[in-house]
Context: one part of a larger RNA
RNA sequence: UGACGGGGGCCCGCACAAGCGGUGGAGCAUGUGGUUCAAUUCGACGCAACGCGAAGAACCUUACCUGGGCUCGAAGCGCAGUGGAAUCCGGUGGAAACAUCGGCGCACCUUAAAAGGCUGCUGCGGAGGUGCUGCAUGGCUGUCGUCAGCUCGUGUCGUGAGAUGUUGGGUUAAGUCCCGCAACGAGCGCAACCCUUAUCGUUAGUUGCCAUCGGGUCAAGCCGGGCACUCUAGCGAAACCGCCCAGGAUAACUGGGAGGAAGGUGGGGAUGACGUCAAGUCCUCAUGGCCUUUAUGUCCAGGGCUACACACGUGCUACAAUGGUCGGUACAAACCGUCGCAAACCCGCGAGGGGGAGCUAAUCGGAAAAAGCCGACCUCAGUUCGGAUUGGAGUCUGCAACCCGACUCCAUGAAGCUGGAAUCGCUAGUAAUCGCAGAUCAGAACGCUGCGGUGAAUACGUUCCCGGGCCUUGUACA
Repeated sequence: UGACGGGGGCCCGCACAAGCGGUGGAGCAUGUGGUUCAAUUCGACGCAACGCGAAGAACCUUACCUGGGCUCGAAGCGCAGUGGAAUCCGGUGGAAACAUCGGCGCACCUUAAAAGGCUGCUGCGGAGGUGCUGCAUGGCUGUCGUCAGCUCGUGUCGUGAGAUGUUGGGUUAAGUCCCGCAACGAGCGCAACCCUUAUCGUUAGUUGCCAUCGGGUCAAGCCGGGCACUCUAGCGAAACCGCCCAGGAUAACUGGGAGGAAGGUGGGGAUGACGUCAAGUCCUCAUGGCCUUUAUGUCCAGGGCUACACACGUGCUACAAUGGUCGGUACAAACCGUCGCAAACCCGCGAGGGGGAGCUAAUCGGAAAAAGCCGACCUCAGUUCGGAUUGGAGUCUGCAACCCGACUCCAUGAAGCUGGAAUCGCUAGUAAUCGCAGAUCAGAACGCUGCGGUGAAUACGUUCCCGGGCCUUGUACA
């Protein structure tokens, strides 16, 4: 100087408390451990591994296993030789890869030609490796933590390590600011500048409106017409403790009030200092070293990653009446669509099929939002709760749904009556609850990323648990 303390002081954080809803019990989904297996590819392991890499394993992917092939090799480069279009079609063997035979074909460009480009084969230099080492590395990332810290120059003090500044009194979300002070300044962080949301103005109207005028319809911005309103998207205004009162050192600032769409960083996002964990990643990529070279490379078929006594994590659906079923009816936002979205209409109980208008989309379509509201039934029951499981019949995607897809219909109707010890999230448009869209994607979400609808309760307080910041103290630790 640090680190540590079941030392002290001060202060924060859904850390506790106060509340609301869960997990832990059930069924299923998914990940992991374990076990099994020819293989169940690999990585990730307290927080910070376990719906994680994977924004999507039937083949492919695929790295694993079994078997069948290849060895200048699946792809690319250079040189030399040789042949010629490449390619396509057919036969035989085969699971295919491939092997073999035959046929069509004799191209195109530059050039007078030679030759070259292009391409097949052969040889050589070389290739390849998701093989090992993340404890040899770059890059990227997680975490402490959006915590308020981490340092430097000069000066001063100390023999020196080092100290001071950065401590102290206040204050703040903040090393934020004020005051003081052997310090005076500065840098990286904080804040602001950026995006979005909340209000208004303006510019602009193939979206919106009968607001106003006219036409028109069963109805409808449907038509003429118009940008008033809504909206869209560019520019601008607006918030600064600016104003008033009180407190305070007259300071920084704090409390209250007015006005205001918004009030004290308005809400949200992006943004992550010096560093820590030899944290993670050699399987994104790059890369040193090592290993491999008729195989640890590569092609193909099939299988596996989907196994199942069990254990754990994360979720979904429930156990019902604030509910279930049926009928009627209302209101979003965001997003996607030409290899696509697909309306009307017809067929089917349905998944879906036929059909193809319109749309390169504020114009057409996906699209119904759902919870909600109105009405009817059910009356506390393992039930008109719950839907697992299984039998049968189908639809769709795709070369192909046996291993191993999703969905539909009929039948079947399991566990489950609110969950032990323990444990998680959340402070407001939040929790809870309801649906919608997108990425990936042929198909395959209860996951993920977004979007809006409805919309709470509680916070006395900081003694305690956990984590963190500053000062101080002890130490046989570095």
A computed fold for a 478-nucleotide part of an RNA from a metagenome, annotated as small-subunit ribosomal RNA, 3' major domain. Rfam family: Bacterial small subunit ribosomal RNA. The prediction has a mean pLDDT of 84.